Model confidence (mean pLDDT): 84 of 100. Transfer RNA from a Selenomonadaceae bacterium, 72 nucleotides, folded computationally. Taxonomically the source falls in Selenomonadaceae (Bacteria, Bacillati, Negativicutes, Selenomonadales). Its Rfam family is "tRNA". It is annotated as a transfer RNA. Its family is annotated with triplet codon-amino acid adaptor activity in the Gene Ontology.

RNA sequence: CGGGGCAUAGCGCAGGGGUAGCGCACCUCGCUUGGGACGAGGGGGUCGCAGGUUCAAAUCCUGUUGCUCCGA
Numbered sequence: 001c002g003g004g005g006c007a008u009a010g011c012g013c014a015g016g017g018g019u020a021g022c023g024c025a026c027c028u029c030g031c032u033u034g035g036g037a038c039g040a041g042g043g044g045g046u047c048g049c050a051g052g053u054u055c056a057a058a059u060c061c062u063g064u065u066g067c068u069c070c071g072a
Stems, first nucleotide, its partner, number of pairs: 001071007010024004018055001026042005048064005
C1' cells in the first nucleotide's frame, strides 16, 4: 500500500428492510434459620462513527475509526 472478516445490553452472541432478542450477569419477590440452587417478575442497548437510499435501515450503498487475517 491492496484485499477480506469483525464492531449489537456489564460479558458472550443471534437478528441481513417492518422499528432489537437469547444465555450469563444485575434488581425485586417467593422458597430457606441464613446463603446457594430453584421458581416468578423486572430494569438496562437509537446496533463503532458520519452521510446517502427508502414510507421505513442494526440490515442496502459510500466514507471513516478500531481490532484482526491474507497478500505485497